[in-house]
Molecule: transfer RNA
Organism: Patescibacteria group bacterium
This record gives sequence, C1' cells and structure tokens, in this order.
RNA sequence: UGGGGAGUAGCCAAGCGGUAAGGCAGUGGACUCUGGAUCCACCAUCGGGGGUUCGAAUCCCUCCUCCCCAG
Repeated sequence: UGGGGAGUAGCCAAGCGGUAAGGCAGUGGACUCUGGAUCCACCAUCGGGGGUUCGAAUCCCUCCUCCCCAG
C1' cells in the first nucleotide's frame, strides 16, 4: 500500500430496515437474626461524522481503532 474481517452496557453476546434479546457484574427493593442463595425492578439510541429513507445498529460514503492475508 492492496484485499478481507471486526467495533452494540463494566465484560460476554444476539440483532441483517420498523422506537436494542439474553447471561455475568453493578445499583435499589423483597425475603433472612446476618450473610449467601432466590425473586422483582433499573442500567447501552449501537466506534466518530455525513448521506438515503416516513423510519437506520441494520443500506451508502468517509474517517478512527483492532485482527488476518498478500506484497
């Protein structure tokens, strides 16, 4: 430099055009003499910017970071 892949909550991880599942952790509450366990609730507009669309994590452009391949 060229080609490919990945970037979603503190961590792991779904989602593939119709206002973001789940698990662990965390916080609050219930229960308990206390703790643990269990149960309930809460916690992310999706790497940055722009575009398309009635509507974008999802499509397009550009930039950033990481990984792989080629030279």